Two RNAs folded together computationally: RNase P RNA and transfer RNA, 439 nucleotides in total. Rfam match: Bacterial RNase P class A. From the family's description: Ribonuclease P (RNase P) is a ubiquitous endoribonuclease, found in archaea, bacteria and eukarya as well as chloroplasts and mitochondria. Its mean pLDDT, the model's own confidence on a scale to 100, is 80.

RNA sequence: GGAGUGGGCUGGGCGGUCGCGCGGCGGCGACUUCAAACAUCGUCGCCGGGAGGAAAGUCCGGGCUCCACAGGGCACGGUGGUGGGUAACGCCCACCGUCCGAGAGGACCGGGAAAGUGCCACAGAAAACAUACCGCCGAUCGCGGCUUCGGCCGCGAGGCAAGGGUGAAAAGGUGCGGUAAGAGCGCACCGCGAUCUGGGCGACCAGAUUGGCAGGGUAAACCCCACCGGGAGCAAAACCAAGCAGGAAGAAGGGGCGGCUCGUCCCGUUCGACUUCCGGGUCGGUUGCUUCAGCCGGCGAGUGAUCGCCGUGCGAGAGAAAUGACCGCUCUCGACAGAACCCGGCUUAUAGGCCCACUCCGCUU
RNA sequence: GGCGGGGUAGCUCAGCUGGUUAGAGCAGCGGAUUCAUAAGCCGCGGGUCGCCGGUUCGAAUCCGGCCUCCGCUA
Numbered sequence: 001g002g003a004g005u006g007g008g009c010u011g012g013g014c015g016g017u018c019g020c021g022c023g024g025c026g027g028c029g030a031c032u033u034c035a036a037a038c039a040u041c042g043u044c045g046c047c048g049g050g051a052g053g054a055a056a057g058u059c060c061g062g063g064c065u066c067c068a069c070a071g072g073g074c075a076c077g078g079u080g081g082u083g084g085g086u087a088a089c090g091c092c093c094a095c096c097g098u099c100c101g102a103g104a105g106g107a108c109c110g111g112g113a114a115a116g117u118g119c120c121a122c123a124g125a126a127a128a129c130a131u132a133c134c135g136c137c138g139a140u141c142g143c144g145g146c147u148u149c150g151g152c153c154g155c156g157a158g159g160c161a162a163g164g165g166u167g168a169a170a171a172g173g174u175g176c177g178g179u180a181a182g183a184g185c186g187c188a189c190c191g192c193g194a195u196c197u198g199g200g201c202g203a204c205c206a207g208a209u210u211g212g213c214a215g216g217g218u219a220a221a222c223c224c225c226a227c228c229g230g231g232a233g234c235a236a237a238a239c240c241a242a243g244c245a246g247g248a249a250g251a252a253g254g255g256g257c258g259g260c261u262c263g264u265c266c267c268g269u270u271c272g273a274c275u276u277c278c279g280g281g282u283c284g285g286u287u288g289c290u291u292c293a294g295c296c297g298g299c300g301a302g303u304g305a306u307c308g309c310c311g312u313g314c315g316a317g318a319g320a321a322a323u324g325a326c327c328g329c330u331c332u333c334g335a336c337a338g339a340a341c342c343c344g345g346c347u348u349a350u351a352g353g354c355c356c357a358c359u360c361c362g363c364u365u
Numbered sequence: 366g367g368c369g370g371g372g373u374a375g376c377u378c379a380g381c382u383g384g385u386u387a388g389a390g391c392a393g394c395g396g397a398u399u400c401a402u403a404a405g406c407c408g409c410g411g412g413u414c415g416c417c418g419g420u421u422c423g424a425a426u427c428c429g430g431c432c433u434c435c436g437c438u439a
Base pairs, nucleotide, nucleotide: 001361002360003359004358005357006356007355008354009353010352012330013329014328015327016326017325018324020050022048023047024046025045026044027043028042029041030040052336056347057346059345060344061343062342063341064233065232066231067230076229077228078227079226080225081095082094083093084092085091096110097108098107099106100105111224112223116222117221118218119217120216133164134163135160136159137158140157141156142155143154144153145152146151172190173189174188175187176186177185191213192211193210194209195208196207197206198205199204237287238286239285240284246278247277248276249275250274253267254266255265256264257263292315294314295313296311297310298309299308300307301306331334366438367437368436369435370434371433372432375391376390377389378388393409394408395407396406415431416430417429418428419427
C1' cells in the first nucleotide's frame, strides 16, 4: 500500500423567534358559601423535563391484573451438545463436536436410527433378516469332445462380489499378501465397536488392550428420552357513581311561579306522589400510568455473559392522542423511522461517518 | 392497542394433514354444428403455488424470517 475478518459507537451541530402537550410554583377569574378557605375548572406568567436504535414485526420470555386450581397421571404444545449467566427465555457467555475457509474467522432445529413403526419416486439384480444384470473362476463334482495319455477345451452344477452398470444413497477405505477367481480370508495404517487407564465439573479428549466389524438414509415422519409449560390479556382489572328500573320501611301530602299571604299549575292518596335506606350497575369520572430486574459514572469479583458496592449524577406519560414551524450560520447536506401498561431478548429496515482488535498478500528498512 | 385466520391459472376454490403427477368449475382460444348466433359437443393454451432462506435425494406441502389481505375484541 492492497484485500479481508470480527466487534463497538454515532444517527447533523450552534443560535434566535413563535407554538404544542405534561408537571411544579405564583397571579387573576369561575364554581361553592351567609361570607370565606381547601379542593376543582379556566386563563396568564415563570421554571423543569418532552421519542428510538430500532419506538416496528408481535416471534419468544418475564413482571402486573383477573379467572381457574388438593395431589398424581394421561393428553397437547415447546425446547434439545456441555457448563454457566439471568426474574425468565427459543436470549447471552465460555467450552466441546462436525462442516466450510489459505488465514483472521464463519455456519450448525447439534439428544436417540446397534427401542419399535412408517417412507425412500424413476432407474436398478437388489433400497434392507440383502441380492446377482453384465462380469470373474472352472480348484471340486457331473456330462461331452480331443489327446502325444502328462493333460487340454466346452457346457452345467457350483464358487465370487474384486471390476462394470443403476441411483441421492448399494453392507468399511487404501495398500500388500493370498487364491481357481475372489473375499477382513490374513497383515499394516485409517475408520468403527467393546473394555481399561489417564485428563476434564461436563460435553469430550488422549493412550493402551481387544473384536475382523455391529452395520444405508430419514426423527424440520410418527415415535422414544430428558427438561419446561394452567387460561386470558391494560380494550387485563379495581374504585366512585348521574339517569332509568328493582327491593325494604315510613307515608297523605309533595313540588313549581312568588319576598310573604291569596291565587294558579303539575304529581299523588294502597296499581303509593314524596322521604330515608339497600344491592347490582349504564353514561361519565378516577386509579392502573410509569422510579425501576432502569440509564450513566467510579471501584471491586469473574476468561466472559454477568454480579456486588458507592453516587449533591440522569429520568416522556397522552387519552382523538404533544415533541412542530420559520429564520440565520456551519458541515461530509442528513437514512430507516413516531412512545400508548412496563421490561429482557430476537428478527426486520437503516444514507453517511468514526473507532478498536486481528488475518493474508506485496514493497521497503 | 391486543388476539386469530388466509395468500395456488384472468375469477372462485381443491390439493397441504400423511413429501416424489399441480388439478376442478367458470372465463379465453380453435374446431365441428347452424342461414347466423347462443346453449350443448370435441380439442387446446394459460401457474415465480405471495417473497427469501433452511431440512431433505426431492418442498405448493415440513421449519424459520419477511410482505400483504380479512375477521374478532371496549